[in-house]
RNA sequence: GAUACUUAAGGAAAUGAAAUCUUCCCUGGGAAACCUAAACCGCCAUGUGCUGAUGACUUCUAGUCUUUU
Numbered sequence: 001g002a003u004a005c006u007u008a009a010g011g012a013a014a015u016g017a018a019a020u021c022u023u024c025c026c027u028g029g030g031a032a033a034c035c036u037a038a039a040c041c042g043c044c045a046u047g048u049g050c051u052g053a054u055g056a057c058u059u060c061u062a063g064u065c066u067u068u069u
Stems, first nucleotide, its partner, number of pairs: 010025004016060003020056002028035002042050002044047001
């Protein structure tokens, strides 16, 4: 340098949405459709209990408190 093959995806991170970043999962069967699995689903004194709209950051929306106009 050329040729051939493969890859690009998807899902999740305790209360809504978006951008960016980070982390985790991505198993098995099946020609395929499809079925199934994983990551994930807060804390404990288990109570008429407690923290939080983020995994992190910025912003929007909802709620609560305070202050100003």
Predicted 3D model of a 69-nucleotide RNA (Fluoride riboswitch aptamer (crcB RNA motif)) from an Erysipelotrichia bacterium. The RNAcentral record of the sequence draws on Rfam. The source organism's lineage runs through Bacteria, Bacillati, Bacillota and Erysipelotrichia. The coordinates come from a structure-prediction model, not an experiment, and the mean pLDDT is 75.